[in-house]
């Protein structure tokens, strides 16, 4: 100097966020077990379950220095026999010693925890006690007697044993004496012991044993201690209240008995008490404690080993002996159970140490020593000890060591992986050079031994140099562990590393192989073909002779919160009041000192834990000392607080006086207004009812309307986030009675107060019970709608109810989802009901009190809010909650007539359930606002043919995609072959295509056979080109293999491309700033706009993607340029811009102007803009086009093209020929022709743009009715050609018919392309003349050069458009408006959606399985109460039998006592009967939960399409629906109240 240095979070609810809440995880720990795996050592620790049964050894003996004695060993001696080692014998003589008497121990130690919730443990204290051996001290130890064993005989018995005679000993037993001290007592007295042994010894004695002395030990009375045990008392000491009463020896009192001892412990009499809500009794469960694990502590959770105390000893019951026992290895009796029997009887008792069988996931040798330590005995040697020391077994656990060190890059081999370069395993290994601990062999060699014996020497005892004690010295002798620790030598890297992980939590990644399989998982969750989640691989982390699994305790977890949590909405405030018990309590005096403070003494066992030290080579362990042990209990101060007494006060609380308001209650009584309903009058066809109807009522006169009557309910306007009440609740008026508040000044009481478990009262509405009442209004029920059904919603009626007395019920969203009381803390505003004051007293203001509203600060909240009426800052007291579902249920107790209410679980099941808020998204929610969205129009489809696509169908094959909108005249801008992807046959296999290698050859080619062709087989010609003369390029043919090929598969692996929402006006960022966050703001608001277009205003402030604009086209002008275009003027003309000429214009294409809300006027906020005009070729993006934000369909496309995976490989590839894509009961979509007169037909007659063209366009003539042929100019094109534009126009003619309409069909004749028109083009003539007379439901496109209508080109194309893609000619109506459909913006609002309304989601049946309730009962346990019984044994009594000690004396008898017998009291075990509780189990039944994509419906979430929930009564398949009262946790509109605004 030191001695309590100590506190972490994560996954997981959702789109996403905060927050509440459960559920898991990472730590640390075991007497552990399983799985793989295993080198040495030291230290600890090993039946947790079957308190189950036990073979077998062992586990308590010991004493001859208590006895009487001698079975058995043993040694020496002498004798006798003799078989010279052997028997008897001196001889129980020795040394010793089985059996027995006797002592002392066997109540210790060791096991185990069944039982017990207790004085059992623990912890502190008591008084009425005993206590062998010890240890002190006092006194004494005399003197006698009679058995019993053993043994010897004999009897029974199988055996255990057990009888009978009969002899004996003692420290065994029994009497006599003597007893201060001890007990007892009437205080005088009684009464009560003992035993000797062993050692040595001079005298004296002697019956030679010995007395006697001494020394040791024993005995015996007491007395004190010391250990040890017995008893009492406070206090502490688990769960259940679905256990609320419990108790006759119960409580207490006198006596008496009994006990070591006190006390109902027992007993008799006597009182009637004693316990318990501070939990009694009962029911589970459980040895307690030091401690041990864990935690920061506070705690929790355990109670193995060590250690204290208890209880147990096979189950129950008794006692005996002892100092101690009601005794683990002692006795009796009873069960049960095992062995042994001659069947008549007997033995046992491992929870001692080993072991053995069982039971279990699981716990060890039938070992060695008494060498330590301790225990019993014994003077001591010594004996005994499964205590105890060691030794085996077990990686059970802690500890600490090795399994090598260094170098070593060809970065080896081989294994994975690969962008094929190469990475990585890895200095890792090989290789060289060390080392040499453990293990191994081999030699040495501590300590744990002290004792004990003897010997001497000294001291003590003592007469004594015996003995005996004691100390020194000296000699012997004592080790299980043990081949021991350790130390020193040998030899060689040699003998020695694995288990788990690797998607997150959580350190740690790639490959194959599988395809919701196989299987992983602690929690979220992986796995449906590219799995870091499965299995193997490589690698990698992580711990290490161990790892990891599983099972159990704390922790995290502040998720029971004393330290340290809550309660408006998440789980939670009792429907409210009064008030007992408890609890908490104003201001103040004085005592007390419980409570509270210090301080002292006592205890708080030792270990352990912490702290310093020491000892094993370190640690683990051991071990000295200390700190602690936060207790308890004594004693002594303090007295500020609280208590407890007191002496006082008034501020709290309460009473009294005066006043005031009020739907505050009860009762009586009275009034109008409605409705019905009866009477009667008038009067006539309807009424009523609804989205619409109908059922109903009505000509037998309703409804309507006037009079009059009866009945019953309810009380308009006043009425107001006003009043008033504890809450429920309560509303016409008027009286009677009665409770509370408010206000004011003053007297009075003097803390009388606040909360309140349990208790008691009040308690909507519905429902009960009796009676009365009954107009409306109405569950039930009926009838009619409506639906797909409708047991609802709507209509017509209607019964209980509703009303009203009495009695019961006792529950609501009973709400402010907000307990009651007090205190304290910013304002404003309004309204109700007192007061004071000042004023202009005609109505105002201030202040102040009590209520009751609205905003708000500060605080507080998870946010929403709350906010002096707190959800704020505090006090006091009660209630309540701890994840959802199971369930406010079962079951059980109370209440209820009943309906039911109260109180109140579990199994099992999920991994969430929940609030608040935030961002879409929806809504049969609101607002603004646009769009050929509707509405106003025009023309169409849907109905006929017909042409095309698609689906079905069918086929060898009818390839293949595309499938709402945004598939279907679409991929296909053109299927006869080809295309072609399909289907048949016929062929080819390195291949039709590409690149690489070898070899041969030019390459082409002619011709003929064969055959459907592809191919094959013959044949003819031909030998190029470049060259350094090596050869090379090209191109065919053979061959070998890499490899090619694939319109095969996945568009859910993907790039590119496209559709769509949409040319909708939106998608976003960066700073700031709000917000705990997700987010919000910016982007909303007020105006405009075609626009997030633009202004304004704004906590924003700027960008960006998108709009707009730039780009093309087209409308007007200029200007440049002038052929092939163009033609005004001038000239020629064949009369054609032909020509000459010309550059005006027309037109070509190049540049430029132009339009900008620029001017004016209104009107708007001095803005943006917006009307309207001006000029203008055009006016407010002048027309159209290109042009598509952020995103959204896993949209579409592997068959345009590209592309991972996969998959084929003499085929899923290539090649050919014929077929198919063109089928045809049908449907479906997009077109075309039409139905006719605004028309058809015929004649004759004018006017475009725009485009194309050499494998073409093709003129003019010819020829043919025509398609078309022939023949042939011109033009690669402003030059020619296609090219006659049609509708129009003009004038005939048809006359409303299936026609002079329509054209389909179908035969006939032919043209053209093309190898080829059969399947299967197209046009052309003549001939045929079908349906169809304008089209149900429903639906589509158009807003101006636009619909409608009329032609013309174009690309594909050999050839084949009603398709598509372009151009131009004709050319309208309508738009009042935005109530509705449909789409789309923004803003808001609700929300249980977020795969987002194609969404979540409830019940009822059906099926599987899984706990649980009732259940006729049934079988256990366990316990009360009444009785029946009654071993053993104790104790009372004893008329029987027996009886050594001791007394008596009549000496063989009695007499005390005592066995034994008998009997009474008590009692274990076992019986009966009746209950309680508790567990199994049970035919059937209830309901509940989980399950694949079952059925039926849609009940809740949006106003959920009938707002919804709550208590409740009735229905009904189910969700539920309907009545009655309640709530907002209801959307929307409206009014009203009331707040905000410098």
């Nucleotide at each position: 100097a030191a001695a309590u240095u100590g506190a972490a979070g994560a996954g997981u609810u959702u789109g996403a966020u905060c927050a509440u809440g459960g559920c898991u995880c990472a730590g640390a720990u075991u007497g552990a077990a399983c799985g793989c795996u295993g080198g040495c050592g030291g230290c600890a620790u090993g039946c947790c379950u079957a308190a189950c049964a036990c073979a077998u050894g062992c586990a308590a003996g010991u004493c001859g220095a208590g006895c009487g004695g001698a079975a058995a060993c043993g040694a020496a001696g002498a004798u006798a026999g003799c078989u010279u080692g052997c028997u008897a014998u001196c001889a129980g003589g020795c040394g010793u010693c089985g059996a027995g008497c006797g002592g002392c121990g066997g109540a210790c130690g060791g096991g185990u925890g069944a039982g017990u919730a207790a004085c059992g443990c623990g912890u502190g204290g008591g008084a009425a006690u005993c206590u062998a051996c010890c240890u002190a001290g006092u006194a004494g130890u005399g003197g006698g007697g009679g058995a019993c064993a053993a043994c010897a005989u004999u009897c029974g018995g199988a055996a255990a044993c057990g009888g009978a005679u009969g002899c004996u000993a003692a420290u065994a037993c029994c009497g006599c004496a003597u007893a201060c001290g001890c007990c007892u007592u009437u205080a005088g007295g009684g009464g009560g012991a003992a035993a000797g042994c062993a050692g040595g010894g001079g005298a004296u004695c002697u019956u030679c044993g010995g007395a006697c002395c001494u020394u040791g030990u024993g005995c015996u009375a007491u007395u004190a201690g010391a250990u040890g045990a017995g008893c009492c008392c406070g206090c502490g000491u688990c769960g259940g209240a679905u256990u609320a009463g419990c108790u006759a020896g119960u409580u207490g009192g006198u006596g008496a008995g009994g006990u070591a001892a006190u006390g109902g412990c027992u007993c008799a009499c006597c009182a009637a008490g004693g316990c318990a809500a501070c939990g009694a009794u009962c029911c589970g469960u459980a040895g307690c404690u030091g401690g041990u694990c864990u935690g920061a502590g506070a705690g929790g959770a355990u109670g193995a080993u060590c250690a204290g105390c208890c209880a147990c000893a096979u189950c129950g019951g008794g006692a005996c002996u002892g100092a101690g026992a009601c005794a683990c290895g002692g006795c009796c009796c009873g069960a049960a159970c095992u062995c042994c029997u001659a069947c008549g009887g007997g033995a046992g008792g491992c929870a001692g140490c080993a072991g053995u069988g069982g039971g279990g996931a699981a716990u060890a040798u039938u070992g060695g020593a008494c060498a330590a330590u301790g225990g019993g005995g014994g003077c001591a040697a010594c004996c005994c000890u499964g205590a105890u020391c060691c030794a085996g077994c077990a990686a059970u656990g802690c500890c600490g060591c090795g399994u090598g060190u260094g170098u070593g890059a060809a970065g080896a081999a081989g294994g994975c992986c690969u962008a094929u370069g190469g990475g990585u395993u890895g200095u890792a290994a090989a290789g060289c050079a060390c080392u040499u601990u453990c293990a191994g062999c081999g030699a040495g060699g501590a300590g744990g031994a002290a004792c004990g014996a003897u010997u001497a020497u000294u001291g003590u005892u003592u007469a004594a140099u015996a003995u005996g004690c004691a100390a020194u010295a000296g000699u012997c002798u004592u080790g299980a562990c043990g081949u021991u620790a350790c130390u020193c030598g040998c030899a060689g890297a040699a003998g020695a590393a694995g288990c788990a992980c690797c998607g997150g939590c959580u350190a740690a990644c790639u490959c194959u192989g599988u395809g919701c399989c196989a299987g992983c998982a602690g929690c979220c969750g992986c796995g449906g073909u590219a799995a870091u989640a499965c299995a193997g691989a490589g690698g990698g982390u992580g711990c290490a002779a161990g790892c990891g699994u599983u099972a159990a305790u704390c922790g995290g977890a502040a998720u029971u919160a004393c330290u340290g949590g809550g309660c408006g909405u998440a789980a939670a405030g009792c429907g409210c009041g009064c008030g007992u018990a408890g609890g908490c309590g104003g201001c103040u005096u004085g005592c007390c000192a419980a409570g509270u403070c210090a301080g002292a003494u006592g205890u708080g066992a030792a270990a352990g834990c912490c702290c310093c030290g020491g000892g094993c080579u370190c640690a683990a362990c051991c071990u000295g000392g200390g700190a602690a042990c936060u207790g308890c209990a004594u004693c002594u101060g303090a007295u500020a607080c609280u208590g407890g007494u007191u002496c006082g006060c008034u501020a709290g609380a309460g009473u009294g006086c005066a006043g005031c308001a009020g739907a505050g209650g009860a009762g009586u009584g009275u009034g109008g207004a409605a409705u019905u309903u009866c009477a009667g009058g008038u009067g006539u066809a309807g009424c009523g009812g609804u989205g619409a109807a109908a059922u109903g009522c009505g000509u037998a006169g309703a409804u309507a309307u006037c009079u009059g009557a009866a009945g019953g309910a309810a009380c308009a306007c006043c009425a107001g986030u006003g009043g008033c009440g504890a809450a429920g609740g309560c509303g016409a008026c008027a009286c009677u009675c009665u409770g509370g508040g408010c206000u004011g000044a003053c007297a009075c009481u003097g803390a009388c107060g606040c909360u309140g478990a349990g208790g008691u009262g009040c308690g909507a509405a519905a429902g009960c019970g009796u009676g009365g009442g009954g107009a409306g209004c109405a569950a039930a029920c009926a009838g009619g709608a409506u639906u797909a059904g409708a047991u609802a919603c709507c209509c017509u009626g209607g019964u209980a109810g509703u009303c009203c007395a009495c009695g019961c019920c006792g529950u609501a969203a009973a709400c402010g989802a907000u307990g009651u009381c007090a205190a304290c803390u910013a304002g404003c505003c309004g309204u109700c009901g007192g007061a004071u004051c000042c004023g202009u007293c005609u109505g105002g203001g201030a202040u102040u009190u009590g209520g009751u509203g609205g905003c708000g600060c500060a605080g507080c909240u998870a946010a929403c809010g709350c906010g002096a009426u707190a959800a704020g800052u505090u006090g006091a007291c009660c209630g309540c909650c701890u994840g959802g579902g199971g369930a406010g249920u079962a079951c059980g107790g109370c209440c209820g007539c009943a309906a039911g209410g109260u109180u109140a679980a579990a199994a099992c099941u999920c991994a969430a359930a929940u609030g608040a808020a935030u961002u879409g998204a929806c809504g049969g929610g609101g607002g603004c606002c646009c769009g050929c969205a509707c509405a106003a129009g025009c023309g169409g489809u849907g109905g006929a043919g017909c042409a095309u696509g698609u689906g079905g169908u069918u086929u060898a094959a009818u390839u293949c995609g595309a499938u709402g909108c945004a598939a279907c005249g679409c991929g296909a801008a053109g299927a006869a072959c080809c295309u072609u992807a399909c289907c048949a046959g016929g062929c080819c296999u390195u291949g039709a295509c590409a690149u690489c290698c070898u070899g041969u050859g030019a390459a082409c080619u002619u011709a003929c056979u064969a055959g459907a062709g592809a191919u094959a087989g013959u044949u003819u010609g031909g030998u190029g080109c470049c060259u350094u003369c090596g050869g090379g390029a090209a191109c065919a043919c053979a061959g070998u293999g890499a490899c090619a090929g694939g319109u095969g598969c996945u568009g859910c692996a993907u790039g590119g491309c496209u559709g769509u929402c949409g040319u909708c006006a939106g998608c976003u960022c960066g700073u700031g700033u709000c917000g705990u966050g997700a987010g919000a703001u910016g982007u909303u608001g007020g105006g405009u706009u075609a626009a997030g277009u633009c202004c304004c205003g704004u906590a924003a402030c700027g960008a960006g993607c998108g709009c707009a604009a730039c780009c093309c086209u087209u409308g007007u002008c200029c200007u440049u340029a002038g052929u092939u275009g163009c033609u005004a003027a001038c000239a020629g003309u064949u009369c054609g811009g032909c020509u000459g000429a010309g550059a005006a214009c027309u037109c070509u294409a190049g540049g430029g102007a132009g339009a900008c809300u620029g001017c004016c006027g209104g009107u708007g906020a001095c803005a943006a803009a917006c009307c309207g005009g001006a000029g203008g070729a055009a006016g407010g993006u002048g027309g159209g086009g290109a042009c598509g934000a952020c995103g959204u369909c896993a949209a579409g496309u592997c068959a345009u093209c590209a592309u991972g995976g996969c998959c084929c490989u003499u085929a899923u590839g290539g090649c050919c020929u014929g077929g198919g894509c063109u089928a045809c009961a049908c449907a479906c979509g997009u077109g075309c022709u039409a139905c006719a007169a605004u028309g058809g037909c015929g004649c004759a007659u004018a006017c475009a743009g725009a485009g194309g063209g050499c494998u073409g366009c093709c003129a003019a003539c010819u020829a043919g009715c025509a398609a078309u042929a022939g023949u042939g100019c011109g033009c690669g094109a402003a030059u020619c050609c296609c090219u006659u534009a049609a509708a129009g126009u003009g004038c005939g003619u048809c006359g409303u018919a299936g026609u002079c309409c329509g054209g389909a069909u179908u035969g006939g004749a032919g043209u053209c392309u093309g190898c080829a028109a059969c399947u299967c083009g197209a046009c052309u003539c003549c001939a045929u003349g079908a349906a169809g007379u304008c089209g149900g439901a429903a639906u589509c496109g158009c807003u101006a050069g636009u619909a409608a209508u009329c032609g013309c080109g174009a690309a594909u194309c050999a050839g084949a458009a009603u398709g598509u893609c372009g151009c131009g000619g004709u050319g309208a109506a309508u738009a009042c408006g935005u109530u509705c459909c449909c789409g789309g913006g923004c803003c808001u609002u609700g929300u249980a959606c977020a795969c987002a309304c194609c969404g979540c989601c409830c019940g009822u049946c059906a099926c599987a399985c899984c706990a649980u309730g009732g259940g006729a009962g049934u079988g256990g346990g366990u316990u009360g109460c009444u009785c029946c019984a009654g071993a053993a044994g104790u104790g009372g009594c004893u008329a029987g039998u027996c009886u050594a000690a001791c007394u008596g004396c009549u000496u063989g008898c009695a007499g005390a006592g005592g066995a034994c017998g008998g009997u009474c009291a008590c009692c274990a075990c076992g019986g009966a009967g009746u209950g309680g509780u508790u567990c199994a189990u049970g035919a059937c039944u209830g309901g509940g939960g989980u399950g694949a994509a079952g059925u039926c419906g849609u009940a809740a979430c949006a106003a959920g399409g009938u707002a919804g929930c709550c208590c409740u009564a009735g229905g009904g398949g189910a969700a539920c629906c309907u009545g009655g009262g309640g709530c907002u946790g209801g959307a929307u509109c409206a009014c009203c109240u009331c707040c905000u605004u410098a």
Small-subunit ribosomal RNA from Pelagibaculum spongiae, 1542 nucleotides, folded computationally. The RNAcentral record of the sequence draws on ENA and SILVA. The coordinates come from a structure-prediction model, not an experiment, and the mean pLDDT is 85.